[in-house]
Context: one part of a larger RNA
RNA sequence: ACGAACGCUGGCGGCGUGCUUAACACAUGCAAGUCGAACGAUGAUGCACGGUGCUUGCACUGUGUGGAUUAGUGGCGAACGGGUGAGUAACACGUGAGUAACCUGCCCCUUACUUCGGGAUAACCAUUGGAAACGGUGGCUAAUACUGGAUAUGACCUGUCACUGCAUGGUGGUGGGUGGAAAGAUUUUUUGGUGAGGGAUGGGCUCGCGGCCUAUCAGCUUGUUGGUGGGGUGAUGGCCUACCAAGGCGACAACGGGUAGCCGGCCUGAGAGGGCGACCGGCCACACUGGGACUGAGACACGGCCCAGACUCCUACGGGAGGCAGCAGUGGGGAAUAUUGCACAAUGGGCGAAAGCCUGAUGCAGCGACGCCGCUUGGGGGAUGAAGGCCUUCGGGUUGUAAACCCCUUUCAGUAGGGAAGAAGCGUAAGUGACGGUACCUGCAGAAGACGCGCCGGCUAAACUACGUGCCAGCAGCCGCGGUAAUACGUAGGGCGCAGCGUUGUCC
Repeated sequence: ACGAACGCUGGCGGCGUGCUUAACACAUGCAAGUCGAACGAUGAUGCACGGUGCUUGCACUGUGUGGAUUAGUGGCGAACGGGUGAGUAACACGUGAGUAACCUGCCCCUUACUUCGGGAUAACCAUUGGAAACGGUGGCUAAUACUGGAUAUGACCUGUCACUGCAUGGUGGUGGGUGGAAAGAUUUUUUGGUGAGGGAUGGGCUCGCGGCCUAUCAGCUUGUUGGUGGGGUGAUGGCCUACCAAGGCGACAACGGGUAGCCGGCCUGAGAGGGCGACCGGCCACACUGGGACUGAGACACGGCCCAGACUCCUACGGGAGGCAGCAGUGGGGAAUAUUGCACAAUGGGCGAAAGCCUGAUGCAGCGACGCCGCUUGGGGGAUGAAGGCCUUCGGGUUGUAAACCCCUUUCAGUAGGGAAGAAGCGUAAGUGACGGUACCUGCAGAAGACGCGCCGGCUAAACUACGUGCCAGCAGCCGCGGUAAUACGUAGGGCGCAGCGUUGUCC
C1' cells in the first nucleotide's frame, strides 16, 4: 500500500468502490428500435347531411369528410453503446514513420442533374399441411422495393503531349473504345434522390525501434525464400495457384517449452529501480465449443444466418427451441464480493421534419466500516479525595475530577414547519425533476440515543503489579518465556497506543 479476507466491536454523513475463484451451468423479467411526412392496407373516434325506429334525443343505418391505431412491404439503425480477459510473446500493444498500394454510411463545401417507361411481390382473399415451430398452392395490389431505355464533364481500357519524381510511377491536357444514374413525400415551406470533385471523421495495410522466463529447447523451414505468368482483394504481398531457381532464419538466441491481454497509469522508493495492470481512459481479442459465409459504407457480426459438436428444454415421436463474458437475479465453486429497485428529469446514442418513441448506456436510489475524508458520543464547576474494585510495609496508595451533585450547550440522530439549484431545452399554452418532500433553512425537547480494539520481556527511547499455573496448560514475527516467588502463559486491577482495532495474505 490493497478490488482484500478473518476475529472483536459498531453512532452519522460525503465521495469512491464491490466474483481476484468456475471464459462453470443458468429459471424469470428487461437490455434495439424507430419512421404513417416512402407504400398499399386497416379504419378507432369525431363532424356534416340524410333515412328508419320511436322513449324527442337516443339507438340503428347510408353518404361525405377528418383521421387515432398499427400486422406487412420499404428506409435507417441494429458493426455504436454494454460485458469479459479465455486465447495471444504477435506489427497484439506503445511510440515514430509510410501508403506513387487503399476504403470511408451519416456530416460539411463546390458543381451538374433529378427524364421516359415496365413487370412483379408481401400484406389481403380463398384453400390446404402441421401437435407446434413454421409453411404450401391459387388469385388481387402499392412504393423512396425491383427493373428496361435516354442523358452524363468523371470511371475503366488504350494512344499521345507537357511537367515532375523515389524503380514500379504521379499530376494535368487531348483523342479513340467500353459499359454506368436518379424518387419522390409532406406542406407552402422544407426535406430528400443521382453523378463528380474536395474536406472532415473512422478504418485497412506496411515498416523502424521498445517491453516476460527458459539453452536441462541448437539447429529450424518446402508455400518454405525468391522470380515469372495467372487468380483474388478496397489495396500491397506466397494471400492463393502453375512453372522455374534453391534459397530463407539462427548464439545480436532462430525453433521449441512455460507464463501473460498491451498501454496511459497504480503502489513503493530520496532516487535508480522493483512490483502490479482492480476502478477510470486508449487499443486488441472473444461472445456455449469449432468452422463458414451472407447482408452491408462498415461484421465474418454477444442479444443475425448456415453446418458440425457438447449440454438443456418442448413434443401428438413425425419434428422443433435455446445460448446472461448486457442489467438484476439463481445454483455451483470459493476465505470472499451487492437490488430480480426508480427514471429517461439531465448527459449521450438510434430513428423521426417534428411532437415523440426506444435506451439495465447513463442519471439516481438500495446493500456492505471495503477504502479515503469529515463529525459525534458533551462543556464548565465539583474533594468528604464518597462507595466499590485492586494493591498494601495495614500507615496508606491507586482507580480519580473520574462518578455523584450543581450550572450550561444541542452538533449528529429525533420531531414539526418551510423547501431548492440541477431546466439548457421542448411545448401555442397549461406545463415538464427519477433523485425527493432529498439537500438546505427555521423552530422544539432533552445529556438525552451513540467506544471499542490491540498491546504492556527486548527488538518497539510508550505502558507493572497481584493471584492462578508449575517445562503442565499455554505464548511466540525473531530472540526466546513456562521445571513454585513468571512484568513473557491465564485472569484481575492499573497503564500505553489508535479512533475502528488487531490477525492473515501479497507487493515495495